Transfer RNA from a Patescibacteria group bacterium, 87 nucleotides, folded computationally. The organism belongs to Bacteria candidate phyla, within Bacteria. Its mean pLDDT, the model's own confidence on a scale to 100, is 82. It matches the Rfam family "tRNA". Rfam classes the family as a transfer RNA.
RNA sequence: GGAAGGGUGGCUGAGUGGCCGAAAGCGCCGCACUCGAAAUGCGGUAUACCGGAAACGGUAUCGCGAGUUCGAAUCUCGCCCCUUCCG
Numbered sequence: 001g002g003a004a005g006g007g008u009g010g011c012u013g014a015g016u017g018g019c020c021g022a023a024a025g026c027g028c029c030g031c032a033c034u035c036g037a038a039a040u041g042c043g044g045u046a047u048a049c050c051g052g053a054a055a056c057g058g059u060a061u062c063g064c065g066a067g068u069u070c071g072a073a074u075c076u077c078g079c080c081c082c083u084u085c086c087g
Base pairs, nucleotide, nucleotide: 001086002085003084004083005082006081007080010026011025012024018070027045028044029043030042031041032040046061047060048059049058050057051056063079064078065077066076067075
């Protein structure tokens, strides 16, 4: 330099136009159970900004930027990064 695959909450990882901040698992927090713990069960759990005393509500965010579309994590283009292969 060329080709292929990939980048999604703290981690793993599904989702390939609308029901989707978005499954599931792990982790973490709380509660139950227990003498206590483990295991198990139940509930909760991304970030930023705005409003709010708080509870909570709203908006945006799927590597970054732009485009297509009524609508994009999903399609197109550019760039960045990771893995593999070729030279």